[in-house]
Context: one part of a larger RNA
RNA sequence: UGACGGGGGCCCGCACAAGCGGCGGAGCAUGUUGCUUAAUUCGAGGCAACGCGAAGAACCUUACCUGGGUUUGACAUGUACCGAAAAGCCAUAGAGAUAUGGUGUCCUUCGGGGCGGUACACAGGUGGUGCAUGGCUGUCGUCAGCUCGUGUCGUGAGAUGUUGGGUUAAGUCCCGCAACGAGCGCAACCCUCGUCCUAUGUUGCCAGCACGUAAUGGUGGGGACUCGUAGGAGACUGCCGGGGUCAACUCGGAGGAAGGUGGGGACGACGUCAAGUCAUCAUGCCCCUUAUAUCCAGGGCUGCAAACAUGCUACAAUGGCCGGUACAAAGGGCAGCGAAACCGCGAGGUCAAGCGAAUCCCACAAAGCCGGUCUCAGUUCGGAUUGGAGUCUGCAACUCGACUCCAUGAAGCUGGAGUCGCUAGUAAUCCCGGAUCAGCAACGCCGGGGUGAAUACGUUCCCGGGCCUUGCACA
Numbered sequence: 001u002g003a004c005g006g007g008g009g010c011c012c013g014c015a016c017a018a019g020c021g022g023c024g025g026a027g028c029a030u031g032u033u034g035c036u037u038a039a040u041u042c043g044a045g046g047c048a049a050c051g052c053g054a055a056g057a058a059c060c061u062u063a064c065c066u067g068g069g070u071u072u073g074a075c076a077u078g079u080a081c082c083g084a085a086a087a088g089c090c091a092u093a094g095a096g097a098u099a100u101g102g103u104g105u106c107c108u109u110c111g112g113g114g115c116g117g118u119a120c121a122c123a124g125g126u127g128g129u130g131c132a133u134g135g136c137u138g139u140c141g142u143c144a145g146c147u148c149g150u151g152u153c154g155u156g157a158g159a160u161g162u163u164g165g166g167u168u169a170a171g172u173c174c175c176g177c178a179a180c181g182a183g184c185g186c187a188a189c190c191c192u193c194g195u196c197c198u199a200u201g202u203u204g205c206c207a208g209c210a211c212g213u214a215a216u217g218g219u220g221g222g223g224a225c226u227c228g229u230a231g232g233a234g235a236c237u238g239c240c241g242g243g244g245u246c247a248a249c250u251c252g253g254a255g256g257a258a259g260g261u262g263g264g265g266a267c268g269a270c271g272u273c274a275a276g277u278c279a280u281c282a283u284g285c286c287c288c289u290u291a292u293a294u295c296c297a298g299g300g301c302u303g304c305a306a307a308c309a310u311g312c313u314a315c316a317a318u319g320g321c322c323g324g325u326a327c328a329a330a331g332g333g334c335a336g337c338g339a340a341a342c343c344g345c346g347a348g349g350u351c352a353a354g355c356g357a358a359u360c361c362c363a364c365a366a367a368g369c370c371g372g373u374c375u376c377a378g379u380u381c382g383g384a385u386u387g388g389a390g391u392c393u394g395c396a397a398c399u400c401g402a403c404u405c406c407a408u409g410a411a412g413c414u415g416g417a418g419u420c421g422c423u424a425g426u427a428a429u430c431c432c433g434g435a436u437c438a439g440c441a442a443c444g445c446c447g448g449g450g451u452g453a454a455u456a457c458g459u460u461c462c463c464g465g466g467c468c469u470u471g472c473a474c475a
Base pairs, nucleotide, nucleotide: 001475002474004471005470007469008468009467010466011465012464013463015459016458019422020421021420022419023418026313027312028311029310030309031308032307033306034304035303042053043052064299065298066297067296068295069294070293073122077121078120079119080118081117082116083115088103089102090101091100092099093098106113107112124288125287127286128285129284133282134281135277136276137275138273140271145184146183147182148181149180150179151160152159153158164175165174166173190265191264192263193262195233196232197231198230199229200228201227205222206221209220210219211218236259239253240252241251242250243249315415319374320373321372322371323370324369325368331362332361333360336355337354341350342349343348381412386407387406388405389404390403391402392401428451429450430449431448432447433446434445
């Protein structure tokens, strides 16, 4: 000087408390361990691995296994020589890769290019090392800290500044002070939501004036309004009062759409964990080179005594079922979205309008509201499992897809010890969309809106963190 303390003081955080809803029990989904296996590819491991890399494992992907092939190679560049002709299509053999035969015939400045073969340099490696690395990322932590120059003090390590008194979300600001300044962080500048103004007006809008329809901004027209686009205004403790060192600041109030950082986002200091990643990529070194490279078929990554993690669905009446009826936002669409009509109980199918989309489509939002029914039961709760019949995608749904219909109806009556999230348009609850994607194991993830709470006395305690101080057998 740090680190540490079941030392002290001050302070903060859904850290506790106060509340609301869960998890831990059941079934299923997904991930992981373990076991099994020819293989069940690899990585991730307290917080900070375990719905994680994977925003799509039937083939492909794919890295694994078995079997069948190739060896200048699936891919790149170059040199030398040789060659006919390439790719494609057809036939035969084969599981296919491939092999054989046929067909076919590119451009040209006539040098050749392109293509194939032989030979050689070389290619190739998702092989190892994340403890050789770059880059990227997690984490402490959006915590308020981390430093420097000059000066001063100390023999020196170092100290001071950065401590102290207040204050703040903040090393934020004020005051004081052997310090005076400065940098990286904080804040602000950026995006978005909330109010108003101006400009503009199609594909958007329709108040007023007309026309028309069974109905609809459908038509003429209009720019008022909504909305879209662009630009601006607005919030600064600016004003008033109380407190305060009359400083910073804080409490209350007015006005205001918004008030003291207005809500949300992006943004992550010096560093810590030899944290993670050599399998995104790049890369040193090591290793393989008729194989650890490469092509193909099939299988596996989906196996199942068990354990854990994260979710979904429930156990019902604030509910289930049936009928009627209302209101979104944000997105996506041409090898695409696909209306209407017709067929089917349905998944879906047929035909097909419109739309490269503020125009058309996906697209009926659901919870809600109105009415009916069920009456506390393993039930008209719950939907696992299984049988049958189908639909769709796709060369192909056996291993191993999703969905539909009929039948079947399991466990489950609110969950031990323990444990998690959340302070407001939040939790809870209800639907909608998107990426990936032929299809889909999505109940995941990322967004969008609808309805919409309860509670916070307080900081003694648990956890994490900041500052000062003290002890120290630690460095």
Predicted 3D model of a 475-nucleotide part of an RNA (small-subunit ribosomal RNA, 3' major domain) from an uncultured bacterium. The RNAcentral record of the full RNA draws on ENA and SILVA. It matches the Rfam family "Bacterial small subunit ribosomal RNA". Its family is annotated with ribosome and structural constituent of ribosome in the Gene Ontology.